[in-house]
RNA sequence: CGAGCCGUGCGGGCGGUCGCGGUGUGGCCUCGCAGCCACGUCGAGGAACGUCCGGACUCCGCAGAGCAGGGUGGUAGGUAACACCUACCUGGGGCGACCCACGGGAAAGUGCCACAGAAAGCAGACCGCCGGAGCCUUCAGACGGCAUCCGGUAAGGGUGAAACGGUGGUGUAAGAGACCACCAGCGCCCAGGGUGACCUGGGCGGCUCGGUAAACCCCACCCGGAGCAAGGUCAAGAGGGGCCGCCGCGAGGCGGCCCUGCGCGGACGCACGAGGGCUGCUCGCCCGAGUCCGCGGGUAGACCGCACCGAGGUCGAUGGUGACAUCGGCCCCAGAUGGAUGACCGCCUCCCGAGGGCCCGCGAGGACCCCCGGAGACAGAAUCCGGCGUACAGCACGACUCGUCUG
RNA sequence: GCCCCCGUAGCUCAGCGGAUAGAGCAGGUGCCUUCUAAGCACUUGGCCGUAGGUUCGAGUCCUACCGGGGGCGCCA
Numbered sequence: 001c002g003a004g005c006c007g008u009g010c011g012g013g014c015g016g017u018c019g020c021g022g023u024g025u026g027g028c029c030u031c032g033c034a035g036c037c038a039c040g041u042c043g044a045g046g047a048a049c050g051u052c053c054g055g056a057c058u059c060c061g062c063a064g065a066g067c068a069g070g071g072u073g074g075u076a077g078g079u080a081a082c083a084c085c086u087a088c089c090u091g092g093g094g095c096g097a098c099c100c101a102c103g104g105g106a107a108a109g110u111g112c113c114a115c116a117g118a119a120a121g122c123a124g125a126c127c128g129c130c131g132g133a134g135c136c137u138u139c140a141g142a143c144g145g146c147a148u149c150c151g152g153u154a155a156g157g158g159u160g161a162a163a164c165g166g167u168g169g170u171g172u173a174a175g176a177g178a179c180c181a182c183c184a185g186c187g188c189c190c191a192g193g194g195u196g197a198c199c200u201g202g203g204c205g206g207c208u209c210g211g212u213a214a215a216c217c218c219c220a221c222c223c224g225g226a227g228c229a230a231g232g233u234c235a236a237g238a239g240g241g242g243c244c245g246c247c248g249c250g251a252g253g254c255g256g257c258c259c260u261g262c263g264c265g266g267a268c269g270c271a272c273g274a275g276g277g278c279u280g281c282u283c284g285c286c287c288g289a290g291u292c293c294g295c296g297g298g299u300a301g302a303c304c305g306c307a308c309c310g311a312g313g314u315c316g317a318u319g320g321u322g323a324c325a326u327c328g329g330c331c332c333c334a335g336a337u338g339g340a341u342g343a344c345c346g347c348c349u350c351c352c353g354a355g356g357g358c359c360c361g362c363g364a365g366g367a368c369c370c371c372c373g374g375a376g377a378c379a380g381a382a383u384c385c386g387g388c389g390u391a392c393a394g395c396a397c398g399a400c401u402c403g404u405c406u407g
Numbered sequence: 408g409c410c411c412c413c414g415u416a417g418c419u420c421a422g423c424g425g426a427u428a429g430a431g432c433a434g435g436u437g438c439c440u441u442c443u444a445a446g447c448a449c450u451u452g453g454c455c456g457u458a459g460g461u462u463c464g465a466g467u468c469c470u471a472c473c474g475g476g477g478g479c480g481c482c483a
Stems, first nucleotide, its partner, number of pairs: 001403004006398005012348007020043009045378001049389002052387005057227004064283004069223005074088005089103001090101004104218002109216002111212003126157002128153006134146003165183006184208002186205008231304004239260009262296007275287003297482002312331008351374003355370003359366002408479007417432004425463001434450005456472005
């Protein structure tokens, strides 16, 4: 210098003017924490996003048992918890830094393996090879041959993603773990190391057993359900009832106040008990006079939850390989509810393009300055946290690997 | 906030993991007809929403995205 790999930080800055939301203090008025004014202070993100996981919180009586259902899936640890993170193991990829793995079980059972191929799952004989019979050839035999028959054979050919270990030998009519040596795998046993996954070494057994569980299934572990429209308080409303006032001869109508809290239809039930206990079934326990379905009507306002000291942020020390934990100091950091966090101007910075000036170099080319124009992403809180995944213009920094050149 | 479904030809839909993905309508050509419609025959047209993975093999199974559609809640 080039190529790469891993990680961290940032996501324009400053000033001015106007504006928006929250909050604190003070003042004014119609005196109120609510209106207005002044001053102070705070005001989006690394993903606020997708809503894929896990929690906090709230309610359902305690959160019961079994089945079903769902989830997780190497080991050890971290954590409030997780499907997250860290370290390690095994397998795979890369020369390497490093990366990837839904990584339990296929010698429990069932299913599937198209096409091709002889045979595809307690395998299989198409060609080939070998033996026998028959026939041909010959005077006869041997040798040889065959659109024939019977049998043996998985070494060779060919098919396929996959054909029942590999190499060499013994053996045989030809062959074959049939037998032997070595290698590979598997199972069992022993020794050593490690918390463990697992690793290393030795011995025994010819045991050679296909793949698929992101097919059913089996094994181990985990999961009660719903969700801030949770949940609590207040106000209003549809509908019904009562009282008062007015109008009307009257039936009744209108208005005000108070109480209650929607109407109609159907089904089941009112204690021999419907139904409910928030996805299904069974049992147990508890509540229980209403419950369920359909059609229609009405509200979606205020306050709390809720912005808050919190699994909080940040700095340092200690322990740990690390995730992280403990201790100490400092800080208080958005809170809307048609939903605030913006607009304009000036200067600076970064990137791109056009022009001009000047410098270096033989040259190709390069550095600097001035000026003009353009671009600046992905995206925006909504109960709150921890992760994951995805999107992202443009920068800055650090560790490491490989290659080339120079000294 | 919670939950569910869909994406396959221009349109509407099929498609037990197996060859070159089908059907109807639409389009094109020809026949029939004086001509048109109808009818008959033939035919064009697809990277199965995108990407990655499992598998010998994926429209189908798994995961992550993209796009579209639907449902539920309250009566205090």
This is a predicted complex of two RNAs, RNase P RNA and transfer RNA, with 483 nucleotides together.